Small-subunit ribosomal RNA, central domain from a marine metagenome, 350 nucleotides, folded computationally.
Context: one part of a larger RNA
RNA sequence: CUGGGCGUAAAGGGCGCGUAGGCGGUUCAUCAAGUCUUGUGUGAAAUCUCUUGGCUUAACUGAGAGGCGCCACGGGAAACUGAUGGACUUGAGGAUAGCAGAGGAAAGCGGAAUUCACGGAGUAGUGGUGAAAUGCGUAAAUACCGUGAGGAACACCAGUGGCGAAGGCGCCUUUCUGGGCUAUUCCUGACGCUAAGGCGCGAAAGCGUGGGUAGCGAACCGGAUUAGAUACCCGGGUAGUCCACGCCCUAAACGAUGGAUACUAAGUAUGGGGGGUAUAGACCCCCUCCGUACUGUAGUUAACGCGAUAAGUAUCCCGCCUGGGGAGUACGGCCGCAAGGCUAAAACUC
Numbered sequence: 001c002u003g004g005g006c007g008u009a010a011a012g013g014g015c016g017c018g019u020a021g022g023c024g025g026u027u028c029a030u031c032a033a034g035u036c037u038u039g040u041g042u043g044a045a046a047u048c049u050c051u052u053g054g055c056u057u058a059a060c061u062g063a064g065a066g067g068c069g070c071c072a073c074g075g076g077a078a079a080c081u082g083a084u085g086g087a088c089u090u091g092a093g094g095a096u097a098g099c100a101g102a103g104g105a106a107a108g109c110g111g112a113a114u115u116c117a118c119g120g121a122g123u124a125g126u127g128g129u130g131a132a133a134u135g136c137g138u139a140a141a142u143a144c145c146g147u148g149a150g151g152a153a154c155a156c157c158a159g160u161g162g163c164g165a166a167g168g169c170g171c172c173u174u175u176c177u178g179g180g181c182u183a184u185u186c187c188u189g190a191c192g193c194u195a196a197g198g199c200g201c202g203a204a205a206g207c208g209u210g211g212g213u214a215g216c217g218a219a220c221c222g223g224a225u226u227a228g229a230u231a232c233c234c235g236g237g238u239a240g241u242c243c244a245c246g247c248c249c250u251a252a253a254c255g256a257u258g259g260a261u262a263c264u265a266a267g268u269a270u271g272g273g274g275g276g277u278a279u280a281g282a283c284c285c286c287c288u289c290c291g292u293a294c295u296g297u298a299g300u301u302a303a304c305g306c307g308a309u310a311a312g313u314a315u316c317c318c319g320c321c322u323g324g325g326g327a328g329u330a331c332g333g334c335c336g337c338a339a340g341g342c343u344a345a346a347a348c349u350c
Stems, first nucleotide, its partner, number of pairs: 003322004007304002012318001014201004021194003025088007033081002035077007048066007091191001092188003095184005103177006110154001115149006125136002162169002206247006215241002220236004258317006266295011299306002323350003332343004
């Protein structure tokens, strides 16, 4: 000496559940596998180190001693790890009483608006743009009133507000249902953490079958613009967007920051609880637990920044990186109806 790293330089798996494995709280006793110690055997010679001899010296070489990461068998030690048995309650789980919430699924319902249809009333325009034109309109449009149909989305409340593992979730009501937080410290008694494989979930777009289609709108068709305009702007418009069921499995799936636990100044704001003080009551004020943000000390960082929600100080487990291009490609395999996805090189080149 026995790698260094992963917010932005290459690098955290999109997210969860969980198998093997790895790791694991306090205490007592026993065992002695790991561990430590000792003995015996073995550890060929050469090589290596020390002492010394021989060639004038050295290299080279003779002799002696040492050493030789290991292994086997026996004796011993018992702090730590492990094993077995017993005990404990702070980790974990449960119970009881409360609390907040766009958490999920299904059914039902409401109003505003757009569009369309019908009726009324009314007349020449309307629409659109930078300016226009295409378009629509005397078969009566646009604007206005009434009635009806249908689909999709839910203004205000609304908040660096809430909930969820992530994707994500927002009118209202009902039913079913998951998770969380607080208080009590009543019960179980380490039942825990992580997680290769595996299984499940996973925006949008896309695919299959059937339905639906108001608005919007890839493709497409027109009108403009322009040197051209396969665009930006305008008029139309099909898939799609919506529903049911089944696939697809990707993303700047981002906090570009894996999970768990413990510790380490303060201050401010805000969401959900509990306790205290005060009061006629409430607010205020103080303490405390859980969340969301901002500022900031120590520390850290290449810097920016991070800073109890760490990127600080530590431990455990998983994933990943190793110069740029070639390339997230080829080939092969697995998956998919397809689109494609996952896994994943090399030549060559700088």

Its Rfam family is "Bacterial small subunit ribosomal RNA". Model confidence (mean pLDDT): 87 of 100.